Background
Predicted 3D model of RNase P RNA and transfer RNA as a complex of 426 nucleotides. The coordinates come from a structure-prediction model, not an experiment, and the mean pLDDT is 76. Rfam match: Bacterial RNase P class A. Rfam classes the family as a ribozyme. Rfam links the family to the GO terms dimeric ribonuclease P complex, tRNA processing and ribonuclease P activity.
[in-house]
RNA sequence: AUAAACAGCCAUUCUGUCGCUGCCCUGUUUUUAAUAGGGGAGAGGAAAGUCCGGGCAACACAGAGCGCCAUACUUCCUAACGGGAAGGGACUCGAAGAGAGUUACAGACAGUGCCGCAGAAAAUAUACCGCCCUGUUUCGGCGGGGUAAGGGUGAAAACGUGAGGUAAGAGCUCACGCCGCCGGCAGUGAUGACCGGUGGAGGUAAACCUUAUGGGUUGAAAAACCAAAUAAACCGUGGCUUGAGGGUUGCUCGCCCGACACGGAGGGUAGGUUGAUGGAGCCUGCCGGUGACGACAGGCCUAGAUAAAUGACAGAUUAGUACAGAACCCGGCUUAUUGGCUGUUUUUGAUA
RNA sequence: AGUCGCGUAGCUCAGUUGGUUAGAGCACUACACUGAUAAUGUAGGGGUCGGCGGUUCAAGUCCGCCCGGGACUA
Numbered sequence: 001a002u003a004a005a006c007a008g009c010c011a012u013u014c015u016g017u018c019g020c021u022g023c024c025c026u027g028u029u030u031u032u033a034a035u036a037g038g039g040g041a042g043a044g045g046a047a048a049g050u051c052c053g054g055g056c057a058a059c060a061c062a063g064a065g066c067g068c069c070a071u072a073c074u075u076c077c078u079a080a081c082g083g084g085a086a087g088g089g090a091c092u093c094g095a096a097g098a099g100a101g102u103u104a105c106a107g108a109c110a111g112u113g114c115c116g117c118a119g120a121a122a123a124u125a126u127a128c129c130g131c132c133c134u135g136u137u138u139c140g141g142c143g144g145g146g147u148a149a150g151g152g153u154g155a156a157a158a159c160g161u162g163a164g165g166u167a168a169g170a171g172c173u174c175a176c177g178c179c180g181c182c183g184g185c186a187g188u189g190a191u192g193a194c195c196g197g198u199g200g201a202g203g204u205a206a207a208c209c210u211u212a213u214g215g216g217u218u219g220a221a222a223a224a225c226c227a228a229a230u231a232a233a234c235c236g237u238g239g240c241u242u243g244a245g246g247g248u249u250g251c252u253c254g255c256c257c258g259a260c261a262c263g264g265a266g267g268g269u270a271g272g273u274u275g276a277u278g279g280a281g282c283c284u285g286c287c288g289g290u291g292a293c294g295a296c297a298g299g300c301c302u303a304g305a306u307a308a309a310u311g312a313c314a315g316a317u318u319a320g321u322a323c324a325g326a327a328c329c330c331g332g333c334u335u336a337u338u339g340g341c342u343g344u345u346u347u348u349g350a351u352a
Numbered sequence: 353a354g355u356c357g358c359g360u361a362g363c364u365c366a367g368u369u370g371g372u373u374a375g376a377g378c379a380c381u382a383c384a385c386u387g388a389u390a391a392u393g394u395a396g397g398g399g400u401c402g403g404c405g406g407u408u409c410a411a412g413u414c415c416g417c418c419c420g421g422g423a424c425u426a
Stems, first nucleotide, its partner, number of pairs: 001348001003346009013316006020042002023039007044323001048334002051332005056219004063253004068215005073087005088105001089103005106210002111208002113204003128151002130147007159177006178200007185192002223274004234264005245257003281300005287294002353425004358420002362378004371409001380396005402418005
């Protein structure tokens, strides 16, 4: 210098003219409003999917049991999380204990279920070929018993290697190895290539399940309030303390309210305010920490609509060009995506 | 704004507690029957089970993330 991967940042900008939605100031009018002029503000990194968590709100400010759902190595961060950081283990690449990457990673000696086809046998083991013992024989074989070392089947064959042992064999016995558990040592801990003891029958828990932890339910169409209106009438059924029905919870109970509830036919109203944008907020500096992050100081105000605004034209700029647009808010994750800049690592080439 | 199903052949649907080669009806193609057509009969073709990834020996089925298209809630 070039290319690739990863991480972070930006999201065209400026000027002029005409518009759109809020806010502030001034003037006018028929003053809860309308209108004119001026000033200033006006979509995103994902505003998306709605996959998690929290705020907020209502329901007994919240109860019990069963059920259901979620999570699952350790320590830490955080308001919280299934998110993140730093580590551990496992797996993959690699000659390698270098280095890099991936990881939904508790338990299969608590119990139950399942393991098709093939194969003798698929989990209380089993016997097709083979091997060994034995009976019989027409010497080709046939019958009885033992065995799991070898062959074969399969994704998987009942720990691996060696020795002993045996008729032949076998964890049958022993040594080493591998794996699990307990104790010691190191570490905050997961864990460990260390030491001692003890045990050994596969897989599957994204099968039921067990253990531990967490979750009350419902979501802004939650909810609070103002204004307007009225049929508190009519018909049917059930009920009125011998309790109908209701209280947003899957079921049962408990607790509370309780005189009306359900259906029919019909009438009235259908506007507005709050919730709702100043917040676990943003920027800069510095300090602590491996890091996520936290403390301190200074500065800043940055959409809030309700049929729902942010657009059009012209010029300059490398750029009229991706994915895409707020609707209660915030922290994450996931997905979509163009161009540019910065940093790190690696490949290739050149020079020293 | 929120919640919950569904997607399998051209069309409509099955597919059990993961298992042998994913089926049925209509449609399509060829042949037979007929003077010809329909109906009928025989034979046959057609599927990456919406997409990607994972768990497992094995995935249409189980799990995660997307895509498409529905239903419900005042």